[in-house]
Molecule: transfer RNA
Organism: bacterium
RNA sequence: GGCUGGGUAGCUCAGCUGGUUAGAGCGUGGCCCUCAUAAAGCCGAGGUCGUGAGUUCGAGUCUCACCCCAGCCA
Numbered sequence: 001g002g003c004u005g006g007g008u009a010g011c012u013c014a015g016c017u018g019g020u021u022a023g024a025g026c027g028u029g030g031c032c033c034u035c036a037u038a039a040a041g042c043c044g045a046g047g048u049c050g051u052g053a054g055u056u057c058g059a060g061u062c063u064c065a066c067c068c069c070a071g072c073c074a
Stems, first nucleotide, its partner, number of pairs: 001073007010026004019057001028044004050066005
């Protein structure tokens, strides 16, 4: 330098053929329970969906450029 895959919550990841409120588990805060801790149960907070632009009535999803990560080729 070329090709492929990936970037979504603090972490690991879903997200279908473009549409309705962007979600799960873990973690975290509160409550409950207990002599206490843990576990179980209940409630909550936390997201410019890598950056910018384009297409569209509408983009996490499609297109383009760039940045970053992993692998392969040279």